RNA sequence: GUUUGUAAAAGGCAAGUAUGGCGAAAUCCAUACACGCAAAACUUCCGACCUAAGGCGUAUGCUAUGGUAGCGGGGUUGCAGAA
Repeated sequence: GUUUGUAAAAGGCAAGUAUGGCGAAAUCCAUACACGCAAAACUUCCGACCUAAGGCGUAUGCUAUGGUAGCGGGGUUGCAGAA
C1' cells in the first nucleotide's frame, strides 16, 4: 500500500419508552435508560415506504418541493486484528 473486517481489548452509535421542543403531518432535536448494530459513520444517486401543507379535482381522492440512511442497493470514509 491492497484485500478482508474476525477472537479479545479500547471505544462508538442508540431502537423503544418517558419528559420537553419544532413542524400541517410524516418525522426530527435535547435529556434519561439501553432494543440492538462491524460500518446503526457520512451521502437521497436508484428502488421502496411514510406524510399531504400547498397545488389539482364536483368528489371518496391524486400529487413531494417534505421525510425514513436503524428498508434495501450504490458512492465515500473507518478501529483492533488477519492475509